[in-house]
Parts: sequence; C1' cells; structure tokens
RNA sequence: GGUACAUAAAAGCAAACUUGGUGAAAGCCAAGGACGCAAAGCUAAAGGGACUAACGUGUAAACAAUGUCAGCCAGCUGCCGAA
Repeated sequence: GGUACAUAAAAGCAAACUUGGUGAAAGCCAAGGACGCAAAGCUAAAGGGACUAACGUGUAAACAAUGUCAGCCAGCUGCCGAA
C1' cells in the first nucleotide's frame, strides 16, 4: 500500500412516533425522540427499482412525472484499527 471487516477510542448520522411549518399528494424542513447505521457521507441530469398523481387523457375505472425516495440496489468519495 491492497483485500477484508473484529474490537477499542474519538467523532458523526438518526427509523418509528409526537409537535409545528410546507406541499395536491408522495414527501420535505425544524424541534423532540432513538430503531438502527462504517459510508445512514454525496449523487435522482449515469442506470435499475419504489412512492405520489396536481396538470393532462378518459363517461368512469384507470393511465400518466415534469413531483419525490439513496435508511432498496447502484455509482463516486471516505475516518480509526487488530488478526
């Protein structure tokens, strides 16, 4: 230095839920709160997948992203440290 991921220390993030805000919704933001996380850091204009369905189409059912999600896969970057 590479592969790989036990432990210790230091630091970090924050699911459900609650309150407030925002949004058509999905969702997002803030505070509280911790289920978990070694990438739970970044990327949705590289790709797959998922959610919603306002506008639009439609008699209706429904369809339909230009709206979202990376804590689904993926890509990029990356801290400490033994066998």
The RNA shown here (c-di-GMP-I riboswitch aptamer) has 83 nucleotides and comes from Paenibacillus allorhizosphaerae. The coordinates come from a structure-prediction model, not an experiment, and the mean pLDDT is 83. The sequence was found by an Rfam model in a public genome assembly. Rfam family: c-di-GMP-I riboswitch aptamer. Rfam describes the family as follows. GEMM was predicted in a large-scale screen for bacterial structured RNA regulatory elements.